The RNA shown here (transfer RNA) has 74 nucleotides and comes from a Helicobacteraceae bacterium. It matches the Rfam family "tRNA". Gene Ontology term of the family: triplet codon-amino acid adaptor activity. About the family: Transfer RNA (tRNA) molecules are approximately 80 nucleotides in length. It is annotated as a transfer RNA. It was read from a public genome assembly. The coordinates come from a structure-prediction model, not an experiment, and the mean pLDDT is 81. NCBI's taxonomy places the organism under Bacteria, Pseudomonadati, Epsilonproteobacteria, Campylobacterales, Helicobacteraceae.
């Protein structure tokens, strides 16, 4: 330098044919339970869907450019 895949909550990841409200587990906070702790049950907080532009009535999802990561080729 070229190619492929990927980037979504603090962490690990889902997200269907583009369809209107963006989710799960863990973590964290609170409550219940317990003599107490852990475990367990319930509730809650937490998002620039990497950035920009475009297409569309509508974009996490599609197109283009950029940034970053992993792997392969040179």
């Nucleotide at each position: 330098g070229g190619g492929u895949u990927c980037g979504u909550a603090g962490c690990u990841c889902a997200g269907u044919u583009g369809g209107u409200u963006a989710g799960a587990g863990c973590c964290c906070u609170c409550c219940g339970c317990u003599c107490a702790u852990a475990a367990c049950g319930g509730a809650g907080u937490g998002g620039u869907c990497c950035c920009g532009u475009g297409u569309u009535c509508g974009a996490g999802u599609c197109a283009c450019g950029g940034c970053g990561a992993a792997c392969c080729c040179a």